[in-house]
RNA sequence: AGGCAGCCGCGUGUGCUCUUGAGUAUGCGAGGAAAGUCCGGGCUCCACGAAACAAGGGUGGCGGGUAACGCCCGCCGGGUGUUCGUCCUUGGGCGAGCGCUUAGGGAAAGUGCCACAGAGAGUAUACCGCCGAUGGAGCCUAAAGCUCACAGGCAAGGGUGAAAGGGUGCGGUAAAAGCGCACCGGGGGGCUGGUAACAGUCCUCGCAUGGCAAACCCCACCCGGAGCAAGGCCAAAUAGGGGUCUCGCGCCUGUUUCGACAGGCAGGGGUGUUUCGCCCCGUGAAGACCCGGGUUGGCUGCUAGAGCGCGCCUGGCAACAGGCCGCCCAGAUGAAUGGCUGCCGCCUCUUAUGAGGAGACAGAACCCGGCUUAU
RNA sequence: GGGCCUGUAGCUCAGUUGGUUAGAGCUGGCCGCUCAUAACGGCUAGGUCGCGGGUUCGAAUCCUGCCGGGCCCACCA
Numbered sequence: 001a002g003g004c005a006g007c008c009g010c011g012u013g014u015g016c017u018c019u020u021g022a023g024u025a026u027g028c029g030a031g032g033a034a035a036g037u038c039c040g041g042g043c044u045c046c047a048c049g050a051a052a053c054a055a056g057g058g059u060g061g062c063g064g065g066u067a068a069c070g071c072c073c074g075c076c077g078g079g080u081g082u083u084c085g086u087c088c089u090u091g092g093g094c095g096a097g098c099g100c101u102u103a104g105g106g107a108a109a110g111u112g113c114c115a116c117a118g119a120g121a122g123u124a125u126a127c128c129g130c131c132g133a134u135g136g137a138g139c140c141u142a143a144a145g146c147u148c149a150c151a152g153g154c155a156a157g158g159g160u161g162a163a164a165g166g167g168u169g170c171g172g173u174a175a176a177a178g179c180g181c182a183c184c185g186g187g188g189g190g191c192u193g194g195u196a197a198c199a200g201u202c203c204u205c206g207c208a209u210g211g212c213a214a215a216c217c218c219c220a221c222c223c224g225g226a227g228c229a230a231g232g233c234c235a236a237a238u239a240g241g242g243g244u245c246u247c248g249c250g251c252c253u254g255u256u257u258c259g260a261c262a263g264g265c266a267g268g269g270g271u272g273u274u275u276c277g278c279c280c281c282g283u284g285a286a287g288a289c290c291c292g293g294g295u296u297g298g299c300u301g302c303u304a305g306a307g308c309g310c311g312c313c314u315g316g317c318a319a320c321a322g323g324c325c326g327c328c329c330a331g332a333u334g335a336a337u338g339g340c341u342g343c344c345g346c347c348u349c350u351u352a353u354g355a356g357g358a359g360a361c362a363g364a365a366c367c368c369g370g371c372u373u374a375u
Numbered sequence: 376g377g378g379c380c381u382g383u384a385g386c387u388c389a390g391u392u393g394g395u396u397a398g399a400g401c402u403g404g405c406c407g408c409u410c411a412u413a414a415c416g417g418c419u420a421g422g423u424c425g426c427g428g429g430u431u432c433g434a435a436u437c438c439u440g441c442c443g444g445g446c447c448c449a450c451c452a
Base pairs, nucleotide, nucleotide: 002344003343004342005341006340007339008338010029011028012027013026014025015024016023017022018021031361035372036371038370039369040368041367042366043227044226045225046224049276050275051274052273053272056223057222058221059220060219061075062074063073064072065071076104077102078101079100080099081098082097083096084095085094086093087092088091105218106217110216111215112212113211114210127158128157129154130153131152134151135150136148137147138146139145166184167183168182169181170180171179185207186205187204188203189202190201191200192199193198231300232299233298234297241291242290243289244288245287246286250265251264252263253262254261255260267281268280269279270278271277293451294450295449307327308326309325311324312323313322314321315320346357347356348355349354376448377447378446379445380444381443382442385401386400387399388398394432403419404418405417406416407415425441426440427439428438429437
């Protein structure tokens, strides 16, 4: 999410009138999403002894807000874009500012999966390749040197892949490699700052554990179920019906009008499980469900509330909270909320007067706070 | 108004710890057999897995937001 005014119409509250359902006067009358019913509550009924635990479902950085939330605010961390500075191999690294975005606990608790390709895919591996210092073989009288690529060494480079067990550089070496060193990254520990997430710094470890938890799972926290067709009252009508299931027949004592009653014990059942308890049962009724039958009426719940105001003040970065002032803002039920006219506003044409046009998504149904979607 | 279920080829359905190219039956088309039709045999076509976004190397499958379809409910005794 057009504004104002007039006329007609509809629903409803209040006042008045009378024929009690009409007339009249006056007030009010769809939304930012009334939608999807995805979360969270109020309210109502049902269930409910307490504690612990289990099952099931949900949430997931930290702090705050809130009645509550999966929502909102601020911060932290990650990702990404851009600008500036700086460094070098001119393509990137690092730092800072600004913006966007983020379903963001745990992968050294355990289990599982990682297809195809590839030598190797989770206790890593060696296809191409590099080397062959050392040992071996050959040339050679021998040494030196050369050759072979046999023993063997390496993982730098190539290749496969979404992913190949830190990155860059220098040294080193036969070739290589955290093998050594510097910087960056990472693990562990301490200190400092911060409520915290976390950040900074120092020491230490050459690096020892890849990804997936919107896979099972672990950890922390939260959650009883159903929904206004809930629920309550009145009226009308019917065949006030039938079936299934659940519960039960024990013993002893006392009284007895012999029908039974009272008490106790044992047993059975229920309360999700356990413990401690509690309740029910002894006889014909109760409860639950199903089939069948009747009605398709009225009142209530039903709108003054976690309400509204871009009102003012105070606190807070903010979400929001507190105080004061002002306001009443739909309650329909085969379900009202509409139509016409005029002026202003919007768009197009025209120098202007003027002429023409457009007006989205969609409509309450017990009520709020959010989210999402449509426009 | 409220609650629940469901969507895979024209129709009826499969498709699970996510994996290479999504299958089956019927229907349809073509060929054969037959004088012809049916049946039968052979071959074949037909899919945005309702749509969008995300997680993941990878989604019909897991998560999420929409869209369509279906079912149930009231009161009395």